[in-house]
This record gives sequence, C1' cells and structure tokens, in this order.
RNA sequence: GAAGUAGAUUGCCUUAUCGCUGCUAUUUUAUAGUAGAGGAAAGUCCGAACACCGUAGCGCAAUAUAGUGGUUAAUGGCCACCGGUUGUAAAACUAGGAAAAGUGCAACAGAAAGUAUGUACAGGUAAUGCUGUAGUGAAAUCAGGUAAACUCUAUAUGGUGCAAUGUCAUGUAUACCAACGUUUAAGGGUUGCGCGUCCAAUGUUGGAGGGUAGACAGCUAAAGUGUAUUGGUAACAAUACUCUUAGAUAAAUGAUAAGGGCUUUUUUUAGUGUUUUUGCUAAAAGAAGUACAGAAUUCGGCUUACAGAUUUACUUUUAAA
Repeated sequence: GAAGUAGAUUGCCUUAUCGCUGCUAUUUUAUAGUAGAGGAAAGUCCGAACACCGUAGCGCAAUAUAGUGGUUAAUGGCCACCGGUUGUAAAACUAGGAAAAGUGCAACAGAAAGUAUGUACAGGUAAUGCUGUAGUGAAAUCAGGUAAACUCUAUAUGGUGCAAUGUCAUGUAUACCAACGUUUAAGGGUUGCGCGUCCAAUGUUGGAGGGUAGACAGCUAAAGUGUAUUGGUAACAAUACUCUUAGAUAAAUGAUAAGGGCUUUUUUUAGUGUUUUUGCUAAAAGAAGUACAGAAUUCGGCUUACAGAUUUACUUUUAAA
C1' cells in the first nucleotide's frame, strides 16, 4: 500500500422572517421565556410493567423451548465454555435431548434398499446366498442414516389488552313479545374440552324498538440517563455523586430566503511519479446530490432499512528499511 473481520460515535450547520404544540410567569387570550420526533420511532416477532376479569383450581389437549453454566423484572434475549459446519485467518452460523417405545421416508443407479435380494467370478456343502470378492449407490447381510419427519422425554404457559380501564355530564322507554328458570338452577364467567367452582331469589337468553357515542383521567420520574469506584474473563451487579430531556388526539415538533459544510463529477492551474499513455496531491470555477425515515401507555430484546463522515482493535498479503 491492497484485501478483509469485529466494534464505537455521528448522520448536515449558521443567520433572518413567519407559523404550530406543551409548560412557566405576567400588565391575562396577549406578550415574554423555555422545551419540542429515532437508532431504528419501522415490523408487530418475543418478553414484561400496568389495568380489568366474583375464585384465576385440577386434568386432558394445544403451543413453545432443548449441550453446560451464568445474568436479568422476564424471555426463544445477552455473556462464557464445549461440540459441529464454513473460512488460509481474524471470525461467522448453530438445524446441539432420545433412533432398543413405536410409525414413516430415501429419486436415480443396481439383481436387490430390509430381517428384502442373488448379476458376474471364486471357495465350500448331502443340499441351500453357506462364505468371500467385484459391480451400482449417500447407504448392501440379526444393517446403518434421518426426529426444522410424526413421535417420545424433560421443562414452561390463566385470559384479554391503553380501542385496557376509571370518573363525570347529557339523554331515553325501570315500556313490548317469546322461551327457560327461581336452590331440584335455565343461562352466564372461568382460553379449547371435561370436572370442580362462582354469579343468578321477579333472573337469564333471544327478538323488536328507543337514547347516547361528549369531557376529563390513564399520559409520562422511568426495571431511567451520565460519571466514578469496587467485584466479575464477560454479560452484569452494588455503592456514591449528578441530570430531568415531547405528551399530540385527526393528530403539534414546520415553511421561506441567503450563506456555508460534506460527497460525486467536469474543466483549468501548480507540484509529484512515470519511457509514453496516464496516476496521485492541492487550489479555483461550474453542475448534481445531501441517507433510512416520523412518537401515540411504557420499557427490555430480536429482525429489517440506511448516501456519507470520523475512529478503535485484529487477520491475510505486497514492498522498503
């Protein structure tokens, strides 16, 4: 110098004018100050916090996970070690329990793919594929392989979800019909089924009809951010100090103008290397571009998308000293 592996940070900036939302203050409907979209806010794939369900229990089914240990609120996540596969390597991936509990599957080729079959040659027997070699094939003689095939084993799982839920206001028809039932319980809740259990004492279900669909809360201090020390290989934990950073509701967080930054490319000039073509560096001018993308209860993960810029450690290789 070239090619690669594993990470981290960032991902446009400044000024002016106008505009939107929250909070605070005031001379109060206006002014001033201040804050205002991410590393993935996406996917809705996992796990939880929280809310509700008049028992949330037992069994079966169903679904999920699967080496060993650690970590976490928890997980199918993360960390470490072992095994296996790929790569020269740095590393990456993981489909990682059981084949004597049972069932299934294996094209083509081959004589024959299972307790099935007998092609060619050789040996042997009273006789028989009885024995061996060759040949085909991934696999050929009480066969082995395969479970991200069914299954078995071990472990785990109550449900629904902020459109959860709660409060207030407004309004109507505490009216009509039918069936069943009133402790001998119809019907309903409890995932899907069963058992059990609970509610139901003028009840439940169905039909027809009427009114309402407005306001507020939930709504953002969080298993939270940052720094340091200690323990630990690490993930992570503990302690101390510090910081407070959207809360919209048809959905705010923007629009315009000017100048700059970065990237790509063209031309010109200068330097440098080279036999030449042409390569590299710097400056000026012009043109084009400026990624993926948009909170909606919150958090921890996984997966996917991403123009560029800066940077750390490592691997292979080339040249010079």
Predicted 3D model of a 321-nucleotide RNA (Bacterial RNase P class A) from Seonamhaeicola sp. NFXS20. Of the family's consensus pairs, 98% are formed in the model. Its mean pLDDT, the model's own confidence on a scale to 100, is 76. The sequence is in RNAcentral, with records from ENA. Rfam family: Bacterial RNase P class A. Its family is annotated with dimeric ribonuclease P complex, ribonuclease P activity and tRNA processing in the Gene Ontology. It is annotated as a ribozyme. A source record names the gene rnpB.